This is a predicted structure of a 73-nucleotide RNA (transfer RNA) from Ktedonosporobacter sp. The prediction has a mean pLDDT of 81. It matches the Rfam family "tRNA". Taxonomically the source falls in Ktedonosporobacter (Bacteria, Chloroflexota, Ktedonobacteria, Ktedonosporobacteraceae). The RNAcentral record of the sequence draws on ENA.

RNA backbone atom coordinates (compact mmCIF):
# COMPACT_ATOMS: atom_id res chain seq x y z
C1' N A 1 0.00 0.00 0.00
C1' N A 2 -3.84 -3.00 -2.26
C1' N A 3 -8.17 -6.82 -1.69
C1' N A 4 -12.50 -8.62 0.89
C1' N A 5 -16.18 -8.80 5.15
C1' N A 6 -18.51 -6.06 9.04
C1' N A 7 -20.42 -1.44 12.32
C1' N A 8 -27.97 -1.30 14.08
C1' N A 9 -30.46 0.89 22.86
C1' N A 10 -25.62 -1.24 27.88
C1' N A 11 -23.97 -6.05 25.53
C1' N A 12 -25.73 -9.75 22.07
C1' N A 13 -28.29 -9.79 17.43
C1' N A 14 -32.51 -9.36 13.59
C1' N A 15 -35.11 -6.23 9.77
C1' N A 16 -36.97 -10.17 2.66
C1' N A 17 -36.53 -7.16 -3.40
C1' N A 18 -35.95 0.16 -0.52
C1' N A 19 -41.89 1.20 2.53
C1' N A 20 -42.89 4.58 9.99
C1' N A 21 -36.11 -0.17 13.06
C1' N A 22 -37.54 -5.47 16.19
C1' N A 23 -35.83 -10.01 19.61
C1' N A 24 -33.14 -11.61 23.63
C1' N A 25 -29.71 -10.41 27.81
C1' N A 26 -29.00 -6.60 31.45
C1' N A 27 -30.66 -2.34 33.84
C1' N A 28 -35.28 0.45 36.34
C1' N A 29 -40.42 0.30 38.43
C1' N A 30 -44.70 -2.75 40.62
C1' N A 31 -46.32 -8.06 42.12
C1' N A 32 -44.83 -12.51 44.97
C1' N A 33 -41.15 -13.70 49.76
C1' N A 34 -39.32 -12.70 56.85
C1' N A 35 -35.58 -11.71 53.32
C1' N A 36 -33.23 -13.23 48.60
C1' N A 37 -33.25 -15.77 44.04
C1' N A 38 -36.45 -17.40 40.42
C1' N A 39 -41.29 -16.49 38.22
C1' N A 40 -44.76 -12.79 36.53
C1' N A 41 -46.70 -7.96 34.98
C1' N A 42 -45.02 -2.88 33.42
C1' N A 43 -42.39 1.33 31.37
C1' N A 44 -37.98 3.46 29.85
C1' N A 45 -33.66 3.09 26.49
C1' N A 46 -31.84 4.16 19.19
C1' N A 47 -32.41 9.65 14.63
C1' N A 48 -28.90 2.83 12.44
C1' N A 49 -20.45 4.87 12.81
C1' N A 50 -19.61 10.59 10.23
C1' N A 51 -20.47 13.53 6.05
C1' N A 52 -22.63 13.83 1.48
C1' N A 53 -25.96 11.99 -2.91
C1' N A 54 -30.06 9.18 -5.47
C1' N A 55 -35.45 8.68 -4.26
C1' N A 56 -41.79 10.63 -2.86
C1' N A 57 -39.32 7.81 1.24
C1' N A 58 -32.91 5.00 2.62
C1' N A 59 -30.30 0.80 8.36
C1' N A 60 -30.73 -1.22 2.96
C1' N A 61 -28.39 1.89 -2.87
C1' N A 62 -23.96 5.09 -4.46
C1' N A 63 -19.43 8.33 -2.93
C1' N A 64 -15.78 10.30 1.02
C1' N A 65 -13.86 9.44 5.59
C1' N A 66 -12.99 7.22 10.60
C1' N A 67 -12.75 2.70 13.11
C1' N A 68 -12.80 -3.06 13.98
C1' N A 69 -11.43 -7.55 11.33
C1' N A 70 -8.69 -10.29 7.92
C1' N A 71 -6.26 -11.96 3.44
C1' N A 72 -2.03 -10.21 -0.44
C1' N A 73 2.43 -7.17 -0.73
RNA sequence: GGGACCGUGGCGCAACUGGUAGCGCAACUGCUUUGCAAGCAGAAGGUUGAGAGUUCAAGUCUCUCCGGCUCCA